Small-subunit ribosomal RNA, 5' domain from an uncultured bacterium, 518 nucleotides, folded computationally.
[in-house]
Context: one part of a larger RNA
RNA sequence: GAUGAACGCUAGCGGGAGGCCUAACACAUGCAAGCCGAGCGGUAUAGUUUCUUCGGAAACUAGAGAGCGGCGUACGGGUGCGUAACACGUGUGCAACCUACCUUUAUCAGGGGAAUAGCCUUUCGAAAGGAAGAUUAAUACUCCAUAAUAUAUUAGAUGGCAUCAUUUAGUAUUGAAAACUCCGGUGGAUAGAGAUGGGCACGCGUAAGAUUAGAUAGUUGGUGAGGUAACGGCUCACCAAGUCAAUGAUCUUUAGGGGUCCUGAGAGGGAGAUCCCCCACACUGGUACUGAGACACGGACCAGACUCCUACGGGAGGCAGCAGUGAGGAAUAUUGGACAAUGGGUGAGAGCCUGAUCCAGCCAUCCCGCGUGAAGGAUGACGGUCCUAUGGAUUGUAAACUUCUUUUGUAUAGGAAUAAACCUACCCUCGUGAGGGUAGCUGAAGGUACUAUACGAAUAAGCACCGGCUAACUCCGUGCCAGCAGCCGCGGUAAUACGGAGGGUGCAAGCGUUAUCC
Numbered sequence: 001g002a003u004g005a006a007c008g009c010u011a012g013c014g015g016g017a018g019g020c021c022u023a024a025c026a027c028a029u030g031c032a033a034g035c036c037g038a039g040c041g042g043u044a045u046a047g048u049u050u051c052u053u054c055g056g057a058a059a060c061u062a063g064a065g066a067g068c069g070g071c072g073u074a075c076g077g078g079u080g081c082g083u084a085a086c087a088c089g090u091g092u093g094c095a096a097c098c099u100a101c102c103u104u105u106a107u108c109a110g111g112g113g114a115a116u117a118g119c120c121u122u123u124c125g126a127a128a129g130g131a132a133g134a135u136u137a138a139u140a141c142u143c144c145a146u147a148a149u150a151u152a153u154u155a156g157a158u159g160g161c162a163u164c165a166u167u168u169a170g171u172a173u174u175g176a177a178a179a180c181u182c183c184g185g186u187g188g189a190u191a192g193a194g195a196u197g198g199g200c201a202c203g204c205g206u207a208a209g210a211u212u213a214g215a216u217a218g219u220u221g222g223u224g225a226g227g228u229a230a231c232g233g234c235u236c237a238c239c240a241a242g243u244c245a246a247u248g249a250u251c252u253u254u255a256g257g258g259g260u261c262c263u264g265a266g267a268g269g270g271a272g273a274u275c276c277c278c279c280a281c282a283c284u285g286g287u288a289c290u291g292a293g294a295c296a297c298g299g300a301c302c303a304g305a306c307u308c309c310u311a312c313g314g315g316a317g318g319c320a321g322c323a324g325u326g327a328g329g330a331a332u333a334u335u336g337g338a339c340a341a342u343g344g345g346u347g348a349g350a351g352c353c354u355g356a357u358c359c360a361g362c363c364a365u366c367c368c369g370c371g372u373g374a375a376g377g378a379u380g381a382c383g384g385u386c387c388u389a390u391g392g393a394u395u396g397u398a399a400a401c402u403u404c405u406u407u408u409g410u411a412u413a414g415g416a417a418u419a420a421a422c423c424u425a426c427c428c429u430c431g432u433g434a435g436g437g438u439a440g441c442u443g444a445a446g447g448u449a450c451u452a453u454a455c456g457a458a459u460a461a462g463c464a465c466c467g468g469c470u471a472a473c474u475c476c477g478u479g480c481c482a483g484c485a486g487c488c489g490c491g492g493u494a495a496u497a498c499g500g501a502g503g504g505u506g507c508a509a510g511c512g513u514u515a516u517c518c
C1' cells in the first nucleotide's frame, strides 16, 4: 500500500459498488419455462331463438380446463466437486466434419390408406397410477407417383498439398412434401450458397515432490471390418514387437484456466471475489432415448445412501435457480415490487410467460462527497491542572456575550419531470415492406429525485497514541507487585514506558487490533 474481511470502541447524511471465502452439508414453503384455437377433434358452461305435456327438447353463437400436434425446454440462472488435461491461453489446420431458427437462389407440392389420444361405457388400486371395449381428427403416422450435385460405376477436362479436389456427360439404385386463411398472407419439401454456433487435430506456454526411476498388452504400429457428422485402437479380428522416460516417464500431493486484480521504479512476487470468455458438474455412480443440438440442474431408466406418505400390497423426492430454514463458522442480506425499460421463448398479431433483468429493503463492508457552524469577542472570567506558590503559567478566543448564515434538519407546497423509443390508428412517399408525418395508449422504482417557502445554531465527534524507532510531557498512585510490550525493552519508593488525571499529537464518521499478500 491492499482486502469479498472479522473483532473492540464510536456513529449525522448522500451517491456509487460489494455482500456464505466455512459443510458440492441437509432442506419446510412459495415462485424460477412456457407459448400457439391463424395445425386438430371437441367438452363443461353461458347466451339467443323456436317448440313445450312447463319436466324439458332442438337449432345457432361464444367457449375455460384437459388431450393430440408444433416450437421452446441444450438458452438464460447457479456452483467450483472433479480435472495437471489439447482443460485453458495463443497460433495454425480440416483434401476428415455438422449446424434448428435467420437471409438468399432454384425447383416442387399429384393421388391414396390405416390408426390413436381425447370423449363414452365398464373395471383394478389406499394412493401414485393403470386395464378392457366402442368410436373420432390433424401441419401426427404411412403407401404410391415425380424430382438428385446422394451412393456405385464408365469416359473426359482442369487444378493441387500425399491420400486427392473441382467439373462435364452417360448408366444403375434409393429418397419428398401440409396445409391454414380474415384472401393481405403465414407455413411445407428438395438442392445450393451465406451467416451464426459448434466438433476434431496439431506447434508453443501452463504447480510442487527424485525421501516417486523405471512405466505400458489395446499397450505401439500395420491390414481388414464395424462405428461416428467426421479423422483416429474409437471398437473388434488377425499380424508384428513395439511405445514413453533423467529435455523427468510413471506415481504422489495440490489446483478449475484466462482476460484481469494487488504490490513494485521496473524486473518480478502474490491472487483468480464482483464483471466478461472458456471448461466441468447438477443427491452419489452408470446408461441411453428424443432431438439440428444433451448423454440433458427444475427429462427418462437402473443401482446406492438419505428423507417423506401408506390401507403394508406399494409409492414420492432432489434449492451448486430466487428468497428463506437448520447446521457449520470469526463471518456474509428480504420467504419484497414490476415486466415500465433491455433481452429471451412462443404466437400472424394483440398478448402470455420470464426470481434473466430493472428496481426497492438490510449491512460504515469498501470508494467518493458533504456536514457537525461563521465573524467579532480579554476583566485573558469561573472551574480544572501545574509551579520556584501573598503570585504566576496553561486550558484559551476557547467559553459567556454581540452580529450573521441555513449546507443539513423539521414542516408545508409544487413536482405524474427525464429515462419513451417501441406499439396502435390514420395520412403521405417510394413500391409490397421500408421511410416520414399526425393523433392516441403504456412507469415497478415513486409523490422518489429535484425546486420553493418558513423556523431556528438549531439535529450531529469519536478513536488511537505521547521512552526510542515515531508526531506528541507533566503530576498523582503503585513499588520486579499490579501490569505493559511490534522490536529494543519498562516496573525492586521521585516510572515522560504500568493505572488515573491535566495537557498534547495523529486520523476523523470513523479510529484501532487481528489475519493474509507485495
Stems, first nucleotide, its partner, number of pairs: 001517003005514005012370006018363002020328001025326003029323003034071003039068002045062007078281003088205007097198002102194007110144004120133005150173010179186002207253003214244003219241008256278004260271004283304005306317004334360001336359003342356001343354004373404004383395005409455006423440008462507005467488003473502005483490002
Its mean pLDDT, the model's own confidence on a scale to 100, is 82.